[in-house]
């Protein structure tokens, strides 16, 4: 010099957020255990459970220098050994933690004590005596043991003497000891003093939990006296008094050895009390004393009990919680080792002996610490593994190889310290030297997040994982394996426990309006806290000093083992307690004073404050009477009910009970509950103004006590209305409800209980401080214009600043800032329940758990979604209209059924004339049968041939295919090499192939909300944040279209526009189009022309541009003019962010899986076309707005060469045979049809055309299953369609025909085209869908949501329970071992005395008191089991309903009562933690 530093969070409630709050994790530690693994050394540690039972050995002896005897040896001097007498020790050391909640322990004190051995000092040590063990002899007993006789010694025992500076006593006086051994020193012995050490006792303070333990105590508390003890003391006894303890927790119950310390923690704390150290307690269980300095004694004694052992059955023996060890228990804890060498202990003069204390060794990775398992170099980045995008990457310089080293281990040699002259168990150990050789030595856990570390395969909600969240249902970084990686390392993980994190019990350091939490409200006891000034004090407080706070440990500085762990030395610290000195601000106690708190007094006004008595009117019901007649009543609609026996209605009269309209008001009063007609009486409180009085008298308030809505209870009254229960009627699937008709308790009064409510401001009381503004109630003062203004005090409201809050909000009436006191909270459920106590007549209230179970439960706010919430708006959504569907027949699709197969997909809107723009074969994917296997198709390799291919004959076959005959026929390039390319065949394997699965692995495409007007972003701002703002608001629009305003300003995707068609015009161009003019023709046929129509290219035009009105001057809207067109002119294309795991693996593409002589490929036949039935979409009809016949006017889009076909002929017709034009504004399909005229005259018809028969036509290889069409014949249902439902707002609906794709053929479907051509829209109440704003929400998979209870089943813990078993304990009574004490002591008796008789003293015995164990009956308490029974919790997708969340469809909830399968319903009172609408009041902004 130093003894100092010092505080980390994360996951998990939600769609997301903030908060509250629990659960979980990361850290450290351990006397640990378990799993896998294991080289060495050092230092530690090692029955936490059964204080369970113990075999065996050892753990306390020693002294011959106290004594006698015996034995052995002898050098004859003596020595050694043994049992015994005697002395000292055995009360230490060692073990354990049962008991103990206590002066037991810790700490600090105290006085009334003892203390062997030791030290110190002063003295003394004289003279005698009687025994006894051993031993001998004789017995008893199985043994343990023991009896009797006789002998003997002592430092054993006894007496006398001596006697103080000792003891007792005021004094006088009295009393008390001894032991010798050896002889040389000396060692002993006795009395006394002082000390040291050790021990005993007392006191202050501290030292667990439970009040579901509240009263305990009779030697109890005290006194006097006595006894007893080493000593104070009820310690004991007698007497006296009636005390003592307790809410500051007595008593009782449960648990526990206490401490230094240890672990953790930033600390404060919390947990703990192994090893080491101090104290205590215990020694098989209980009791007892003896001896002794010390014990009520672990290895002593006695008794009782349990257990074990021996026994000859008579009786005896024992106590490992000493060290080892055994059994047992248990997850679990070592050797029946060595030595007294060291350190200590006992004995001894000493040598020495003893010492399981101790020192060592052994076992165990049990812990801490240290070391090692090699180092350098080494790229073809080897092999191999794994992955792969197939290129490569990685294990990886890792290995091998080469060059080195030798710590450890092994071998050999030397060899300590610990010992000081000697003596070493450890131990040939530590250590040192040498040698050989990389040689002897690496594992464990983890890799989804927290938490460092990723891929493949397998598995397929299985197997499994998991600390929490959670993984696993076919692409699992989460399971199992592998490769790779991360971490630690002779260990690594798991489990258990403690502290931490946890500010999650909050002293440091939390909260209570809504998250858990303010008692329903007063009064008040104890307690806590308390105004101003002065004085004095010194208990608290502060400072100094002293004592103590053991050692070890922690910390600091050093030192020693090679380092470290470990050990040693010194220091610091031990935050505490005690003593003492001082200070006097504050608190306390004391004294004196004050008036600002509080109280009293006077005057005054306000008030539904309370109690009692009386009075009043309106209404209801009932009764009587009158009038009067058929209904009344009630509801969503009804019915039950009342009424012709006269109701309802109306008039008059009477009775009864209950409640008091208007006034009436976020008005008043009261502590709260609560209080409302009027009058009187009694009475409480608050307020204002004012002077005076008292002088801190105050605040709060555990217990206590009083009041306390409604319901309910008891007794007695009363009973009009209302109305639980109950009855009936409705509603309903049911309706134990909501609605209706009745109706009893009750509601009312008196008296007495109950004591609870959402008893709420969900906000305890008191005091002080901290911006305002605006109402209102009561009082006072001032001004005054008497309507008012200003000020002030006390109440009661609204808004709002600072501040605060998780936010919402609160904000002088605080939820702000301070102080004091009380109450309460600590995750959800179980549960405000059980048990126990208290109270109650009961109902029940109050106090109040646990097991078990979950990872949440919850608050506020946000965004959505939803509502049988609200507002605004839109849409063929409704309404107004027109026409349909649903009924018939047929067509077509689907379901179902059938089948060998009836291939597959699509399923509300948004599947169902859909994929299919066309199934006889093909298609075709299905079925049956028959065939092929590198394949019908692609690429590569090898070999062969240059072909192949086309046509053709014959045979087999159902065909595919196989065999076969004939004819035709060009391989190319070239470096000239059979080199390259091409083709075919054959072979081989890679592979082909799959309309097989997964649309929930995907791409792409599509549907739908929806052509709805929305969806977002950047920056800024606001908010802790999710988010908000912008995007809301006022207008307007088809539109988030535009304007205005605005903490927003801008922007993007959508809207609109740009694009196409169409409506008008112009220009250009006129062929195949057109024809006004001029010719011409049957005919725009031809010349001519391009004006017109038309064609197809480019333009123009329309923009609220103009005018008026309106609006706010804007955006816009209305009307008008002009115009072909007027307010997006009409139509199309165009589809935001997203939703539906929507559809499609069978268009295509594609991951994964699956098949490979088959799930592939080919062929024939069949099927997709079936048919009791049901549904969707259509066609044709039911007729006269029509059918039939006739006449023969007017379109447009399109198509055409394997085609459309004019025209002619034939056929009734479908069509056939000839045949022309056209690759198309030229030719052709091509005839348009409705229209018009005539006829029919209301019928199953001249409607309707199904079905059937028959004859034909066409296509095609082929019309049987299974095509279309024509002719003749047949002539079904059907007469306009139930409930329900669809489309359409103008060139639209309706109606009429025409064309096209597909296609050999086949359309009532689909996609297009034109002709004719309407009706209606008042309007937005309702249905449906959608948009915006707002509100509620327990929803977020988002209402197809969430969610409650009974019942049934399984499992779990728990309450009650007749009883039963065991433990603990209390009081009473009985018994009373051993023992001490007391009494007695007639029996016995060595020392002393004696007058010799005896005596003193002692012993046995006996008796008594106390008392352990035991017994009897009873009480209390705890635990186990228990038929049966109650509720609770958890479970897969069970049953019944739908109570709650939205106005949850009857608003919900609280208390209470009744009822009901159940959630629940109803009555009474209360609350808003109720939506919506209206009104009132108040406030804010301008």
């Nucleotide at each position: 010099a130093a003894a100092c530093u010092u505080g980390a969070g994360a996951g998990u409630u939600u769609g997301a957020u903030c908060c509250u709050g629990g659960c979980u994790c990361a850290g450290a530690a351990c006397g640990a255990a378990c799993g896998c693994u294991g080289g060495c050394g050092g230092c530690a540690u090692g029955c936490u459970u059964a204080a369970c039972a113990c075999a065996u050995g050892c753990a306390a002896g020693u002294c011959g220098a106290a004594c006698g005897a015996g034995a052995u040896c002898u050098u004859c001097g003596g020595a050694u050994c043994u049992a015994g007498u005697g002395g000292c020790g055995c009360a230490c050391g060692g073990g354990u933690g049962c008991g103990u909640a206590a002066c037991g322990c810790g700490u600090g004190g105290g006085g009334a004590u003892c203390u062997a051995c030791c030290a110190u000092a002063g003295g003394g040590u004289g003279c005698g005596g009687a025994a006894u063990a051993a031993c001998u002899c004789a017995g008893a007993g199985a043994a343990a043991u023991u009896u009797g006789u006789g002998c003997u010694a002592a430092u054993a025992c006894c007496g006398c003497a001596u006697a103080a500076u000792g003891u007792c006593g005021c004094a006088a006086g009295a009393c008390c000891a001894a032991a010798g051994a050896u002889u040389u020193a000396u060692c002993g012995c006795c009395c006394u003093u002082u000390g040291a050490u050790g021990a005993a006792c007392c006191c202050g303070c501290g030292u667990a939990a439970g009040a579901u333990u509240a009263g305990c105590u009779u030697g109890u508390u005290g006194g006097u006296g006595a006894g007893g003890u080493a000593a104070a003391g009820g310690c004991u006894c007698a007497c006296c008094a009636a005390g003592g303890c307790g809410a500051c927790g007595a008593u009782c119950u449960u648990u526990a050895g206490c401490u230094g310390g240890u672990c953790u923690g930033a600390g404060a704390g919390g947990a703990u009390g192994a090893u080491c150290a101090g104290c205590c307690a215990c020694a098989c269980u209980g009791g007892g004393a003896c001896u002794g300095a010390g014990a009520c004694a672990c290895g002593g004694c006695c008794c009782a009990g349990a257990c074990u052992c021996c026994u000859a059955c008579g009786g005896g023996a024992g106590g490992c919680a000493g060290c080892a060890g055994u059994g047992g228990g248990g997850a679990a804890u070592a050797u029946u080792g060595g030595a007294c060498a060291a350190u200590g202990g006992g004995g001894g003069a000493a040598a020495c002996c003893c010492u399981g204390a101790u020192c060592c060794a052994g076992c165990a990775a049990u812990g801490c610490c240290g070391c090692g398992u090699g180092a350098g170099u080494g790229a073809u980045g080897a092999a191999g593994g794994c992955c792969u995008u197939a290129g490569g990457g990685u294990c990886g310089u890792a290995a091998a190889g080469c060059u080195c080293u030798u710590u450890u281990a092994c071998c050999a040699g030397g060899g300590a310290u610990g010992a000081u002259a000697a003596u070493g168990a450890c131990a040939g150990u530590a250590c040192c030297u040498g040698g050989a050789g990389a040689a002897u030595a690496a594992g464990c856990u983890c890799c989804g997040g927290c938490u460092a570390a990723c891929u493949c395969c397998g598995u397929g909600c299985c197997a499994g994982c998991a600390g929490c969240c959670g993984c696993g249902g076919u692409a699992a970084u989460a399971c199992g394996g592998a490769g790779g990686g991360a971490g630690c390392u002779a260990g690594c993980g798991u489990u258990g426990u403690u502290c931490g994190g946890a500010a999650u019990u909050a002293c440091u350091g939390g909260g209570c309006g809504u998250a858990a939490a303010g008692c329903g409200c007063g009064c008040g006891u104890a307690g806590g806290c308390g105004g101003u000034u002065c004085g004095a004090u010194a208990a608290g407080u502060c400072a100094g000093a002293g004592g103590u706070g053991a050692a070890a440990g922690c910390c600091c500085g050093g030192a020693g083992c090679u380092c470290a762990a470990c050990u040693c030395c010194g220091g610091a610290a031990c935050u505490g307690c005690c003593u003492u000195u001082g200070a006097a601000a504050c608190u306390g106690a004391c004294g004196a004073a004050c008036u600002a708190g509080a109280a009293u007094c006077u005057u005054g006004g306000a008030g539904a404050g309370g109690c009692g008595a009386g009075u009043g009117g309106a209404a209801u019901u009932c009764c009587g009477a009158g009038u009067g007649u058929a209904g009344a009543g009630g509801u969503g609609a009804a019915a039950u009910u009342c009424g012709u026996a006269g109701a309802u209605a109306u008039u008059c009269g009477g009775a009864a009970g209950a409640a008091c309209a208007c006034c009436a008001g976020u008005g008043g009063c009261g502590a709260a509950g609560g209080c409302g007609a009027c009058u009187c009486g009694c009475u409480g409180g608050a307020c204002a103004a004012g002077u005076a009085u008292u002088g801190a008298c105050g605040c709060u308030g555990a217990g206590g006590u009083g009041c306390g809505a409604a319901a309910g209870c008891g007794u007695g009254g009363g009973g009009a209305g209302c109305a639980a229960a109950c009855a009936g009627g409705a509603u309903u699937a049911g309706a134990u409800a909501c609605c209706c008709u009745g109706g009893u308790a009750g509601u009312c009064c008196a008296c007495g209980c109950c004591g609870u409510a959402a008893a709420c401001g969900a906000u305890g009381g008191a005091a002080g401080c901290u911006a305002g503004c605006c109402g209102u109630c009561g009082g006072c003062a001032g001004g005054u214009u008497u309507a008012c203004c200003u000020g002030u005090c006390g109440g009661u409201g609204g808004c709002g600043c600072a501040g605060u809050u998780a936010a919402c909000g609160c904000a002088u009436u605080a939820a702000g800032c301070u102080u004091c006191c009380c109450g309460c909270c600590u995750g959800g459920g179980g549960a405000g329940u059980a048990c126990g106590g208290u109270c109650g007549c009961a109902a029940g209230a109050u106090u109040a758990a646990a097991a078990c179970u979950c990872a949440a439960a919850g608050g506020a706010a946000u965004u959505g979604a939803c509502g049988g919430g609200g507002g605004c708006c839109u849409g063929c959504a409704c309404a107004a209209g027109c026409g349909g569907u649903g009924g018939a027949g047929c067509a077509u699709g689907u379901g179902g059924u059938u089948u060998a197969a009836u291939u597959c997909g699509a399923c509300g809107c948004a599947a169902c004339g859909c994929g299919c723009a066309g199934a006889a074969c093909c298609u075709u994917a299905c079925c049956a049968g028959c065939g092929u296997u590198u394949g019908a198709c692609a690429u590569c390799c090898u070999a062969a041939u240059c072909g192949c291919g086309a046509a053709u004959u014959u045979c087999a076959g159902a065909g595919a295919u196989g065999a076969u005959u004939u004819u035709c026929u060009u391989c190319a390039g070239u470096u000239c090499g059979g080199c390259u390319g091409g083709a075919u065949u054959a072979g081989u394997g890679a592979c082909a192939g799959g309309u097989g699965c997964u649309g929930c692995a995907u791409g792409g495409c599509u549907g739908u909300c929806g052509u709805c007007a929305g969806c977002u972003c950047g920056u800024g701002u606001c908010g802790u944040g999710a988010g908000a703002u912008g995007u809301u608001g006022g207008g307007u629009u088809a539109a988030g279209u535009c304007c205005c305003g605005c903490a927003a300003c801008g922007a993007g995707c959508g809207c609109a526009a740009c694009c196409c068609c169409u409506a008008u015009c112009a220009u250009u161009a006129g062929u195949u189009g057109c024809c006004a003019c001029c010719a011409u023709u049957u005919a725009g046929u031809u010349g001519g022309g391009c004006a017109c129509u038309c064609u197809a290219a480019u333009g123009a035009g329309a923009c609220c541009g103009c005018c008026g009105g309106u609006g706010a001057u804007a955006a816009g809207c209305c009307g008008g003019a002009g115009g072909a067109a007027g307010g997006u002119g009409g139509g199309g294309a165009u589809g935001a962010c997203g939703u539906c795991a929507a559809g499609u693996c069978c268009u295509c593409a594609u991951g994964g899986c699956c098949c490979u002589u088959a799930c592939a490929c080919g062929c024939u036949g069949g099927g997709c076309u079936a048919c009791a039935c049901a549904c969707g979409u259509g066609c044709u009809a039911c007729a006269a707005u029509g059918g039939c016949g006739g006449u023969g006017a007017c379109a447009g889009u399109g198509g055409g060469c394997a085609g459309c076909u004019a025209c002619c002929u034939c056929g009734c017709g479908a069509g056939a045979g000839g045949g022309u034009g056209c690759u198309a504004a030229u030719c052709u399909c091509u005839a348009a049809a409705a229209a018009c005229c005539g006829u029919c005259u209301c019928a199953g018809u001249u409607c309707g055309g199904a079905u059937u028969g028959u004859u034909c036509u066409c296509u095609g290889c082929a019309a049987c299953u299974c095509g279309a069409g024509a002719g003749c014949a047949u002539g079904a249902a059907g007469g306009c369609g139930g409930a329900a439902u669809c489309g359409c707002u103008a060139g639209u609906a309706a109606u009429c025909g025409c064309g096209g794709a597909u296609c050999a053929g086949c359309a009532u479907g689909c996609c297009g085209c034109g002709g004719u051509g309407a009706a209606u829209a008042c309007g937005u109440u309702c249905c449906c869908a959608g948009g915006c704003c707002u509100u509620g929400u327990a929803c977020a998979c988002a209402c197809c949501g969430c969610c409650c209870g009974u019942c049934a089943c399984a499992c779990c813990a728990u309450g009650g329970g007749a009883g039963u078993u065991g433990g603990a304990u209390c009081a009473a009574c009985c018994c009373g071992a051993a023992g001490c004490u007391g009494g007695u002591g007639c029996g016995c008796u060595a020392a002393c005395c004696u007058u010799a008789g005896g005596g003193a003293g002692g012993c046995a015995g006996c008796c008594a008191a106390c008392c352990a164990c035991g017994g009897u009956g009873g009480g209390u308490u705890c635990a186990g089991c228990g038929a049966c029974u109650g509720g609770g919790g958890u479970g897969a997708a069970g049953u019944c309903g739908u109570a709650a969340c939205a106005a949850g469809g009857u608003a919900g909830c609280c208390c209470u009562a009744g009822g009901g399968g159940a959630a629940c319903c109803u009555g009474g009172g209360g609350c808003u933690g109720g939506a919506u609408c209206a009104c009132c009041u108040c406030c804010u902004u301008u």
Predicted 3D model of a 1486-nucleotide RNA (small-subunit ribosomal RNA) from Parasphingorhabdus sp. The coordinates come from a structure-prediction model, not an experiment, and the mean pLDDT is 83. RNAcentral holds the sequence, with entries from ENA and SILVA. Rfam family: Bacterial small subunit ribosomal RNA. NCBI's taxonomy places the organism under Bacteria, Pseudomonadota, Alphaproteobacteria, Sphingomonadales, Parasphingorhabdus.